[in-house]
A computed fold for a 346-nucleotide RNA from Candidatus Muproteobacteria bacterium RBG_16_64_11, annotated as Bacterial RNase P class A. The gene name in the source record is rnpB. The coordinates come from a structure-prediction model, not an experiment, and the mean pLDDT is 75. Its Rfam family is "Bacterial RNase P class A". By type it is a ribozyme. Its family is annotated with dimeric ribonuclease P complex, ribonuclease P activity and tRNA processing in the Gene Ontology.
C1' cells in the first nucleotide's frame, strides 16, 4: 500500500426572525423576561424486572417456558467468560448444543431390506446327493467382499484368513465401558477391557432437571357540583296517617344539619432514575465497590415547527405518552481504535 475482521463514536454547522410545551419570576390582569424541550433506535411489543390492583397455608396435577458449564444481574430467553461441533489461510464468525439400551410413533421416492432386518445383479461351490469315465452339470447350499438404490444401509483402513467371504483373527482409528490425571464444572488427554452391540428423527408425542399466581398506568389513589337509594342527630310533637275503643307509646310521613355515596369536573400517579458523567478501586471480562459533582421532555388533542442567510462531503431511518434492563428490526454517510492476511521497501 491492498484486502479482512471485531469494537466504539457521529446522525449536518452557525447566525436572524416569527411560532409552539413545561417550569421559575414579575404583573390585578392582559402579557412580559428568563432555562429547558425526542431517538439511537423513542420502533415491533418478542423476552425480564420495578410499581399498582386482585388473588393466595402448604403441596401435587394440568399447562406454558427454559435446555452444554461457571460466573454476571432486580431478573431474564439477556450478557460475559470457558467447552463441545461446524465454516474460514488467519483475525474471527455460527450452534434450541439434555435423553433414541423407559415406551410410542414416523423414515416420500427409489430400493432386496429403512430396522425382529434382509439379497436384485453378482462371487462360491469346499462339504452333501444325483449324473457323468473324466472335465463338468444339476441340485441342496454358502456369501455380502463388488455393483445397483436412497437423504441415511448395520463400524472404517490394511494385512492375514477362506471354496467364495464374513470383526472371522490381528494392527491403527472409531465406538462402548471401567479406571487414573488435570480442570469447580461442561470437558480433555492417558491406560487396560469388549470385537461393535447402538441407522435417524425429540423444532413428533414422551422422559429428565429447572422456572412460572392473574390483570395492567385506561394499574391505581385522591378531592368532589349531581342524582339514586342508606345511616345519624336536632327540631315539632300542637301536625297528617296506622295501630287501638281512648290516652301514652310505637311506626310512617316533615323540616334542618351531618355522615356516607361518587357522576360530570379537577388533582395525583409523571419522571430523581436498578438515572447521566469523572477519578479511585477488585475482576480476563459481564459486572461490583467508593468518592466527587450534575438534574437532563412530562403532554392530555397531545408541544420539539416554519421562514431567511452563509458553508458543506447536500443530510438516512424514523419521532417520547408509567419507567428500567435486554432482544429483534430499520438506517444517507462521516470518523477513530484493536487485530489478521497478502505485497512492496528498509
Nucleotide at each position: 500500500g491492498g484486502a479482512g475482521u471485531c469494537g466504539g463514536c457521529u446522525a449536518g454547522a452557525c447566525a436572524g426572525u416569527c411560532g409552539c410545551u413545561g417550569u421559575g419570576c414579575c404583573g390585578c390582569a392582559a402579557g412580559g423576561c428568563a432555562c429547558a424541550g425526542a431517538g439511537g433506535a423513542a420502533a415491533g411489543u418478542c423476552c425480564g424486572g420495578g410499581c399498582u390492583c386482585c388473588a393466595a397455608u402448604g403441596g401435587g396435577c394440568a399447562g406454558a417456558g427454559u435446555g452444554c458449564c461457571a460466573g454476571g444481574u432486580a431478573a431474564c430467553g439477556c450478557c460475559u467468560g470457558g467447552g463441545c461441533g461446524g465454516c474460514g489461510c488467519a483475525a474471527g464468525c455460527c450452534g434450541a448444543c439434555g435423553g433414541a439400551a423407559a415406551g410410542u410413533g414416523c423414515c416420500a421416492c427409489a430400493g432386496a431390506a429403512a430396522a425382529u432386518a434382509u439379497a436384485c445383479c453378482g462371487c462360491c461351490u469346499a462339504c452333501g446327493u444325483u449324473c457323468g469315465c473324466a472335465a463338468g452339470a444339476a441340485c441342496c447350499g454358502g456369501u455380502a467382499a463388488g455393483g445397483g438404490u436412497g437423504a441415511a444401509a448395520u463400524g472404517g483402513u490394511g494385512c492375514g484368513g477362506u471354496a467364495a467371504g464374513a470383526g472371522c483373527g490381528c494392527a491403527c482409528c472409531g465406538c462402548g465401558u471401567c479406571g487414573c490425571u488435570g480442570g469447580c464444572a461442561a470437558c480433555a488427554g492417558c491406560g487396560g477391557c469388549g470385537g461393535c452391540a447402538c441407522g435417524g428423527c425429540a423444532a413428533a408425542c414422551c422422559c429428565c432437571a429447572c422456572u412460572c399466581g392473574g390483570a395492567g398506568c385506561a394499574a391505581g389513589a385522591c378531592c368532589a357540583a349531581a342524582u339514586a337509594g342508606g345511616g345519624g342527630a336536632a327540631c315539632a310533637u300542637u301536625g297528617g296517617c296506622g295501630u287501638g275503643g281512648c290516652c301514652c307509646g310505637c311506626g310512617c310521613c316533615g323540616u334542618u344539619c351531618c355522615c356516607g355515596g361518587g357522576u360530570a369536573g379537577g388533582u395525583u400517579g409523571c419522571u430523581a432514575g436498578a438515572g447521566g458523567c469523572g477519578c479511585a478501586u477488585g475482576g480476563c471480562g459481564a459486572u461490583g465497590u467508593g468518592c466527587g459533582u450534575c438534574c437532563c421532555a412530562g403532554a392530555g388533542g397531545a408541544a420539539u415547527g416554519a421562514c431567511u442567510g452563509u458553508c458543506c462531503a447536500c443530510g438516512a431511518c424514523a419521532g417520547a405518552a408509567c419507567c428500567c434492563g435486554g432482544c429483534u428490526u430499520a438506517u444517507c454517510g462521516g470518523c477513530c481504535g484493536g487485530c489478521u492476511c497478502c505485497c512492496a521497501u528498509u